[in-house]
RNA sequence: GAUAAUGGCUAACCCGACUGAAAAGCGGGGACGCAAAGCCACGGGCCUAAAGCGAUUGCUAUGGCAGCCGGGUUGCCGAA
Numbered sequence: 001g002a003u004a005a006u007g008g009c010u011a012a013c014c015c016g017a018c019u020g021a022a023a024a025g026c027g028g029g030g031a032c033g034c035a036a037a038g039c040c041a042c043g044g045g046c047c048u049a050a051a052g053c054g055a056u057u058g059c060u061a062u063g064g065c066a067g068c069c070g071g072g073u074u075g076c077c078g079a080a
Stems, first nucleotide, its partner, number of pairs: 001077001008034002013029004018025002032067001038073003042070003045065003052059002
């Protein structure tokens, strides 16, 4: 980061005798989109609340989200 090229990933949604308390993840299907929509939970933010605490209907991460932002790191092509 281009009216380039080779490719890549995959949102919503559907399926699951899967994992999980849930959020969510995983597998298959499917593509809204993405120049890192590859990887990392370091900072902010967001989601869940089992256990614990509390007592009006709550609080809380040790659980999650990398396609929320920032940051770190690795990578394909090569016009201006």